[in-house]
RNA sequence: GCACCUGUCGUCUAGUGGCAGGAUAAGGGCCUUCCAAGCCUUUGACCGGGGUUCGAGUCCCCGCAGGUGCA
Numbered sequence: 001g002c003a004c005c006u007g008u009c010g011u012c013u014a015g016u017g018g019c020a021g022g023a024u025a026a027g028g029g030c031c032u033u034c035c036a037a038g039c040c041u042u043u044g045a046c047c048g049g050g051g052u053u054c055g056a057g058u059c060c061c062c063g064c065a066g067g068u069g070c071a
């Protein structure tokens, strides 16, 4: 330099163009003599920009970051 893959809450992960989910972590509550565990509850995310579409996490383009292969 070229090709391909990946990018979603703090972390891990699901999402077949139509309400962004789960686990874990964190905050609050219940329980307990206290802590842990358990139960209930709350908060929190689509890498950036543009395009297509009534509608984009999803499809297309250009970037950025990471990975793999070739040179």
Stems, first nucleotide, its partner, number of pairs: 001070007010024004018054001026042005047063005

The prediction has a mean pLDDT of 83. Predicted 3D model of a 71-nucleotide RNA (transfer RNA) from archaeon CG10_big_fil_rev_8_21_14_0_10_43_11. Rfam family: tRNA. The family's RNA type in Rfam is transfer RNA. Its family is annotated with triplet codon-amino acid adaptor activity in the Gene Ontology. The sequence is in RNAcentral, with records from ENA.